[in-house]
RNA sequence: GCGGAGGGCCGGAUGGCCGCGGGGGGCAACCUUCGAGGAAAGUCCGGACUCCACAAGGCAACGGUGCCGGGUAACGCCCGGCGGGGGCAACCCCAGGGAAAGCGCCACAGAGAACAGACCGCCCUGCUUGCAGGGUAAGGGUGAAACGGUGCGGUAAGAGCGCACCGCGGGACGGGCAACCGGACCGGCAUGGCAAGCCCCACCGGGAGCAAUGCCGAAUAGGGACCUCGCGCGGGCCGGUCGCAGCAAUGCGAUACCGCCGCAGGGCGCCUUGCCCCCGAGGUCCGGGUUGGCAGCUUGAGGCCCGCGGGCAACCGCGGGUCCAGAGGAAUGGUCAUCGAACCGGCACCCGGAGACGGGCCGGGGAACAGAAUCCGGCUUACAGGCCUUCCGCGCGU
Numbered sequence: 001g002c003g004g005a006g007g008g009c010c011g012g013a014u015g016g017c018c019g020c021g022g023g024g025g026g027c028a029a030c031c032u033u034c035g036a037g038g039a040a041a042g043u044c045c046g047g048a049c050u051c052c053a054c055a056a057g058g059c060a061a062c063g064g065u066g067c068c069g070g071g072u073a074a075c076g077c078c079c080g081g082c083g084g085g086g087g088c089a090a091c092c093c094c095a096g097g098g099a100a101a102g103c104g105c106c107a108c109a110g111a112g113a114a115c116a117g118a119c120c121g122c123c124c125u126g127c128u129u130g131c132a133g134g135g136u137a138a139g140g141g142u143g144a145a146a147c148g149g150u151g152c153g154g155u156a157a158g159a160g161c162g163c164a165c166c167g168c169g170g171g172a173c174g175g176g177c178a179a180c181c182g183g184a185c186c187g188g189c190a191u192g193g194c195a196a197g198c199c200c201c202a203c204c205g206g207g208a209g210c211a212a213u214g215c216c217g218a219a220u221a222g223g224g225a226c227c228u229c230g231c232g233c234g235g236g237c238c239g240g241u242c243g244c245a246g247c248a249a250u251g252c253g254a255u256a257c258c259g260c261c262g263c264a265g266g267g268c269g270c271c272u273u274g275c276c277c278c279c280g281a282g283g284u285c286c287g288g289g290u291u292g293g294c295a296g297c298u299u300g301a302g303g304c305c306c307g308c309g310g311g312c313a314a315c316c317g318c319g320g321g322u323c324c325a326g327a328g329g330a331a332u333g334g335u336c337a338u339c340g341a342a343c344c345g346g347c348a349c350c351c352g353g354a355g356a357c358g359g360g361c362c363g364g365g366g367a368a369c370a371g372a373a374u375c376c377g378g379c380u381u382a383c384a385g386g387c388c389u390u391c392c393g394c395g396c397g398u
Stems, first nucleotide, its partner, number of pairs: 001394010012339007020035006037369001041380002044378005049209004062205005067081005082096001083094004097200002102198002104194003119140002121136007148166006167189001168187003173182003213295004223286008232278001233262003237259001239258002241254005265277004302324001303322008343364004349360004
């Protein structure tokens, strides 16, 4: 210098004016202070908190997780290892328990796809000389996969049939907390893959969610309980009143209303007392609903900054500083000025270069994704552009 790998950070700046929400002060006018993010997002995991359900334990069902150790309040997260795969390397990726518990599946192609299999080829036999019968998994072909691989021996040709090495299975013993690693020796090889098909094993799991939930609570209408009171009934009656008939006197009928008479709702056989029930009126209280208000609400397994200690690390401990949005149909905005990255254009001048062009310079331009809603720990996804740092490979120089 070129190419690449890992980690961290920033992500428009400053000021004026006018506003918006919270806190504090003030009688008030007003003053003062704070006011979005790394993801506030998706709502995918794990919790706190609240209500509902629930003796305890076990079993079954359903859902989830799945190498080992550690971290954490917890996790499906994080860290460190192990194993497998990719890369020259830095480093990256893995849904990574069990396939000799059982069932199922293995497309197409291929003769044959799991107690193997004879299409071509090879070998033997027979003859009618290109067919039949048999042997054979070494060679060819198909396939993601063909029932260990290579070599030597062996054989009619072959074959773990025999042997050596590799692989595979078992494995004394050694190392490691463990996953796992190494492995004397033994076994001719005996069980292909898929568990993100069912399943088996181990572990975990009640349900709903801040529109949770608690408190206050009108007017009006309706519900319930209790207390008090009773012109509650009957007769149509000297009447009033009303209706009908009649020219009228009057007659007939009605009884809500105004009066009158009868000790006057129902039940306990009757009476009295007492009690109960119904009806009506009045009063007191209770509970629910609509609208509204308050709490939950932001001091918390906290965050941030600084220092020290433990640990490879995730993380943990100690000390100091700082309270760092709290709205709620929902504030965090608008405008002006100055400056400004990306990006676009130019080549008069300067630098480098043979040149193309690059840098300076000049003009234009004017900032990505997005935006709290009970709160925390994670994961995932989106993001113009820029900065810092560690490491790897190749080339060159000293």
Source information
A computed fold for a 398-nucleotide RNA from Pseudooceanicola sp. LIPI14-2-Ac024, annotated as Bacterial RNase P class A. A source record names the gene rnpB. Rfam family: Bacterial RNase P class A. It is annotated as a ribozyme. The RNAcentral record of the sequence draws on ENA.